[in-house]
RNA sequence: GACCCCUUCGUCUAGCGGUCAGGACACUGGAUUUUCAUUCCAGCAACACGGGUUCGAUCCCCGUAGGGGUCA
Numbered sequence: 001g002a003c004c005c006c007u008u009c010g011u012c013u014a015g016c017g018g019u020c021a022g023g024a025c026a027c028u029g030g031a032u033u034u035u036c037a038u039u040c041c042a043g044c045a046a047c048a049c050g051g052g053u054u055c056g057a058u059c060c061c062c063g064u065a066g067g068g069g070u071c072a
Base pairs, nucleotide, nucleotide: 001071002070003069004068005067006066007065010025011024012023013022018055027043028042029041030040031039048064049063050062051061052060
């Protein structure tokens, strides 16, 4: 330098163009318990960035950034 793949709550992960963006763990509060742990309930919190297409974009297209891979 060329090409390919990935980027979603703190972490991991799901998501057939119309979802309140879901789940697990973590964290916070409560219940249970003499206390801790366990268990149960509730809460918290996310689509890398900028454009475009579309009635409507996490999803499709282009570019940028970051990460990974192959080749040179």

Transfer RNA from a Candidatus Omnitrophota bacterium, 72 nucleotides, folded computationally.
The coordinates come from a structure-prediction model, not an experiment, and the mean pLDDT is 80.
Rfam family: tRNA.
The organism belongs to Candidatus Omnitrophota, within Bacteria.